This is a predicted complex of two RNAs, RNase P RNA and transfer RNA, with 417 nucleotides together. It holds a member of the Rfam family "Bacterial RNase P class A". Rfam classes the family as a ribozyme. The coordinates come from a structure-prediction model, not an experiment, and the mean pLDDT is 75.
[in-house]
RNA sequence: GGAGUCCGUUGGGCGGUCGCGCCCGGAAGGGCGAGGAAAGUCCGAGCUCCGCAGGGCAAGGCGCUGGAUAACAUCCCGUCAGGGUAACCUGAAGUGAAAGUGCCACAGAAAAGAAAACGCCGGCGCUGCCGGCAAAGCUGAAACGGUGGUGUAAGAGACCACCAGCGGUCCGGAAACGGACCGGCUGGGUAAACCCCGCCUGGAGCAAGCUCAACCUGGGGCGACAGGGCGGCCCGUCCUGCCCCAAACCGAGCGCAUCGCGCGCCCGGGAGACCGGUGCGCCCAGACAGAUGAUCGCCACCCCGCGAGGGGUACAGAACUCGGCUUAUAGACGGACUCCCUCC
RNA sequence: GCCCCCGUAGCUCAGUGGAUAGAGCGCCUCCGUCCUAAGGAGGGCGUCGGGAGUUCGAAUCUCUCCGGGGGCG
Numbered sequence: 001g002g003a004g005u006c007c008g009u010u011g012g013g014c015g016g017u018c019g020c021g022c023c024c025g026g027a028a029g030g031g032c033g034a035g036g037a038a039a040g041u042c043c044g045a046g047c048u049c050c051g052c053a054g055g056g057c058a059a060g061g062c063g064c065u066g067g068a069u070a071a072c073a074u075c076c077c078g079u080c081a082g083g084g085u086a087a088c089c090u091g092a093a094g095u096g097a098a099a100g101u102g103c104c105a106c107a108g109a110a111a112a113g114a115a116a117a118c119g120c121c122g123g124c125g126c127u128g129c130c131g132g133c134a135a136a137g138c139u140g141a142a143a144c145g146g147u148g149g150u151g152u153a154a155g156a157g158a159c160c161a162c163c164a165g166c167g168g169u170c171c172g173g174a175a176a177c178g179g180a181c182c183g184g185c186u187g188g189g190u191a192a193a194c195c196c197c198g199c200c201u202g203g204a205g206c207a208a209g210c211u212c213a214a215c216c217u218g219g220g221g222c223g224a225c226a227g228g229g230c231g232g233c234c235c236g237u238c239c240u241g242c243c244c245c246a247a248a249c250c251g252a253g254c255g256c257a258u259c260g261c262g263c264g265c266c267c268g269g270g271a272g273a274c275c276g277g278u279g280c281g282c283c284c285a286g287a288c289a290g291a292u293g294a295u296c297g298c299c300a301c302c303c304c305g306c307g308a309g310g311g312g313u314a315c316a317g318a319a320c321u322c323g324g325c326u327u328a329u330a331g332a333c334g335g336a337c338u339c340c341c342u343c344c
Numbered sequence: 345g346c347c348c349c350c351g352u353a354g355c356u357c358a359g360u361g362g363a364u365a366g367a368g369c370g371c372c373u374c375c376g377u378c379c380u381a382a383g384g385a386g387g388g389c390g391u392c393g394g395g396a397g398u399u400c401g402a403a404u405c406u407c408u409c410c411g412g413g414g415g416c417g
Base pairs, nucleotide, nucleotide: 001340002339003338004337005336006335007334008333009332010331012299013298014297015296016295017294018293020033021032022031023030024029035315039326040325042324043323044322045321046320047205048204049203050202054235055234056233057232059201060200061199062198063197064078066076067075068074079093080091081090082089083088094196096195100194101193102190103189104188119133120132121131122130123129124128145163146162147161148160149159150158164186166183167182168181169180170179171178172177209254210253211252212251217246218245219244220243221242222241226240227239228238229237262282263281264280265279266277267276268275269274300313301312302311303310304309345416346415347414348413349412350411351410354369355368356367357366362400370389371387372386373385374384375383393409394408395407396406397405
C1' cells in the first nucleotide's frame, strides 16, 4: 500500500414561532412526551381467569459438554463435524441406523439379504452341463471396508503393510472428547420417515379479567341414564337447569403508567455470559385502540455546480409489562485481528 | 392489540418425497364462414408466494420473510 474478518457506539445538534396528548396547579405557569428495532408475533416468563391445577393416555416441543438465567429454542466457555490460505464463519451435533418397521425413483446383475446376467478358472458324456470365484469394469447420490502387495487353477481380509470404521485396556480432562496400544475382520444411507431414549409442557389470553350502573325480551330444543366447568380423551372432582336462534344494549371505572426479575454511573468477583454492594443519582410516554407534529435560522455530514447557490440526511413509529430471537436500516465514529506485496 | 387459517396456470382446484407438476373452464394458432358464434385439429401458457436448510433428490419436510382472509366483549 492492497484485500479481508469480527465486535462495539451513534442514528443529527442548538435556538425561535405556532400547535397536540398526559400529569401537577385555584390561576398564571411548570414538568414529561417513541425505538434500536416500538416491527414480525417466532420462543420464554410475569400477571389474570378457568373451583384445585390432581392422575393416566394421547399430542406437542427440545436434544454435544459444562456453566449463566426467573425461564427459554437465548447467552457464555469448551468439544466435534463442515467451509475458508488465514483472521473467522456455519451446524435441530442423541452415548439410537450394530432394537424394530418403512423408504431408497431412473439406471444397474444386485439398493440390504441374499442372489449371480455379462464374466474368470477347473472338470466332463462339450451349441451345453456340473463345480469353484467375487466386486475390477458398467450403472447410480450411494455397491457389501479403501490403496498397494503376497498368494492361487482362477480368486478372495485368505494373509501382510498403511489408512478408515467397530470393540477393549491404559493415559489426559470435571465432561463433551482427545491420544497410545491391543483385538477380531467390517454390519450401506435415511430419524427436519415412523419410532426408541432422556428432559419439559394443564388451557386460554389485558378484547385476559374485576367492580359499578342499566337491561334482564321472544322463539325452539334437551331433560338428571342430562348438560356444563373441562377448548383431544378417560378417570377423578365441582355446579344445577342447560343449549341454540333472534332481538336489544353497546355505558363508566379499575387492570394501566409505573417502585419494578427497574434504569444510569462507580466499586468488587469471574476467562466470559453474568453475579454481588448498607455506594451515588433517577422515577422515565400513554390513549376515545386517538398525542408525540409543522415551520424558520445557524451549525454538522453527503451529493450536484467553476461560482453564487441548490438538493438530501436511513429503517421505521409505542398500546399490559419484561428477557431473547428474527427481519428492515442512509451515513458517521471507535476497537481487535488475518493474508498478500514493497521498503528499512 | 391478540388469536387462527390460506397461498399450485388468467380463474376454480388435484397432486403431500422420485423422471419433463396435472384436470375443467378460459386463452393462443389453424381449419371452417361473406363476418361471427357453434363445431373440428393443435398448443400448458407455471420463479408451485420469496429465500435458506435437511436429503442423492423438495410443490411436498423444517426455519425465516412476504402477501391475503377470518374471528374476538